[in-house]
RNA sequence: GGCGAGAUAGCUCAGUUGGAAGAGCGCCGCGCUCAUAACGCGGAGGGCGAGGGGUCGGGACCCUCUCUCGCUA
Numbered sequence: 001g002g003c004g005a006g007a008u009a010g011c012u013c014a015g016u017u018g019g020a021a022g023a024g025c026g027c028c029g030c031g032c033u034c035a036u037a038a039c040g041c042g043g044a045g046g047g048c049g050a051g052g053g054g055u056c057g058g059g060a061c062c063c064u065c066u067c068u069c070g071c072u073a
Base pairs, nucleotide, nucleotide: 001072002071003070004069005068006067007066010025011024012023013022019056027043028042029041030040031039049065050064051063052062053061
C1' cells in the first nucleotide's frame, strides 16, 4: 500500500426487516440477615467514533475521514 472485520452504558456484547436503544456484569437505594455474601425489588447512567448525504423517519443505507484488529504484499 491492498483486502476484510469492527467502534452502541464503567466493562463484555445484542439490536440482521429503517418506526428511534436493550441485556449480563458493575454502581446506587430498599428488602431479607445478628451481620456479610447470595437472593428479590427499584433506580441512575449511552443517542450509537467524527462529518456529510438521500429519507417523513437512521444505531442500521450511501460517501469521506479517524482509530482498533486480522489477512496479504
Molecule: transfer RNA
Organism: Streptosporangiaceae bacterium